Context: one part of a larger RNA
RNA sequence: UUGGGCGUAAAGGGCGCGUAGGCGGCCGUGUAAGUCUGGCGUGAAAGGCAGGAGCUUAACUUCUGGAUUGCGCUAGAAACUGCGCGGCUGGAGUCAUGGAGGGGCAGCCGGAAUUCCUGGUGUAGGGGUGAAAUCUGUAGAUAUCAGGAAGAACACCGGUGGCGAAGGCGGGCUGCCAGCCGAUGACUGACGCUGAGGCGCGAAAGUGCGGGGAGCGAACAGGAUUAGAUACCCUGGUAGUCCGCACUAUAAACGAUGUGCACUAGGUGUUGGGCCGAGCGGUUCAGUGCCGAAGCGAACGUGAUAAGUGCACCGCCUGGGGAGUAUGCCCGCAAGGGUGAAACUC
Numbered sequence: 001u002u003g004g005g006c007g008u009a010a011a012g013g014g015c016g017c018g019u020a021g022g023c024g025g026c027c028g029u030g031u032a033a034g035u036c037u038g039g040c041g042u043g044a045a046a047g048g049c050a051g052g053a054g055c056u057u058a059a060c061u062u063c064u065g066g067a068u069u070g071c072g073c074u075a076g077a078a079a080c081u082g083c084g085c086g087g088c089u090g091g092a093g094u095c096a097u098g099g100a101g102g103g104g105c106a107g108c109c110g111g112a113a114u115u116c117c118u119g120g121u122g123u124a125g126g127g128g129u130g131a132a133a134u135c136u137g138u139a140g141a142u143a144u145c146a147g148g149a150a151g152a153a154c155a156c157c158g159g160u161g162g163c164g165a166a167g168g169c170g171g172g173c174u175g176c177c178a179g180c181c182g183a184u185g186a187c188u189g190a191c192g193c194u195g196a197g198g199c200g201c202g203a204a205a206g207u208g209c210g211g212g213g214a215g216c217g218a219a220c221a222g223g224a225u226u227a228g229a230u231a232c233c234c235u236g237g238u239a240g241u242c243c244g245c246a247c248u249a250u251a252a253a254c255g256a257u258g259u260g261c262a263c264u265a266g267g268u269g270u271u272g273g274g275c276c277g278a279g280c281g282g283u284u285c286a287g288u289g290c291c292g293a294a295g296c297g298a299a300c301g302u303g304a305u306a307a308g309u310g311c312a313c314c315g316c317c318u319g320g321g322g323a324g325u326a327u328g329c330c331c332g333c334a335a336g337g338g339u340g341a342a343a344c345u346c
Base pairs, nucleotide, nucleotide: 003318004317005316006315007300008299012314014201015200016199017198021194022193023192025088026087027086028085029084030083031082033081034080035077036076037075038074039073040072041071042070049065050064051063052062053061054060091191092188093187094186095185096184097182098181099180103177104176105175106174107173108172109171110154114150115149116148117147118146119145120144121143125136126135162169163168206247207246208245209244210243211242215241216240220236221235222234223233258313259312260311261310262309263308266291267290268289269288270287271286272285273284274283275282276281295302296301319346320345321344328339329338330337331336
């Protein structure tokens, strides 16, 4: 490479938008590039292959055939693909209408708790642990009451529940923006799917500048523990955690399962709509769970939310270590990120 694969053995890109490209619904018609058929030319000879002939045989030599799967020209065919034209509505979308939502952004507001400050009551402890000690308190702590300040997070509702492409999103109100679902009618008329590059988004930690700093808390200090204890436990505590702007681009970024479409037993919950129904309930569409038929699977398991059966397109894998290292290049303020070997070794 061919092939075979990618939930857990190596392997799905963190997620989306989209360029080139690949692939693409139904009907009619034209064309004849692909495709198919005939003819002609060419495809040197030798060699190889089949059959025969000549040296006593064979090797060897030689004859005939066939092959040379290709290319060109020409005549034709029109199902399929392509291309042109015309049409269609089932794919896709638009408008009108109803609906649910922690979807995003901005502003404003609220209560509980914590810490601190001021004042009152009050007196000897408090705190912490396995036990202690560091620590704190007669300069009045802890406890308790009143008042004030600050920052951060939003108990109950809360759910196997909802929303978002993913990361993720949870107190309340208002405004702005976006996506999604149902039902009915009208409209456009294949406008579609995927997507190498590219662009955007992207938890936490980290970085730059400016704010903020209650609690928590890497580093650090002290107290313990211990043979030691650069830890686990305790008392403190700086960055950080929070906000704005700008970087960074990683993750067990996980469903360890790419996206889209179609088809393939059921049962039972639940969320949001529609329809039928007095109700019980039934049915349908879109989600979200559990259990399971066939099938699939090495097994575990999966099983209409497929890992089943197919199609389209992309990404990725090819023994372990060396190594996600070195080197080069690109990106970054840096930390580092992306791409990514070999020698050697088992």
This is a predicted structure of a 346-nucleotide part of an RNA (small-subunit ribosomal RNA, central domain) from an uncultured bacterium.
The full RNA is in RNAcentral, with records from ENA.
It matches the Rfam family "Bacterial small subunit ribosomal RNA".
The prediction has a mean pLDDT of 92.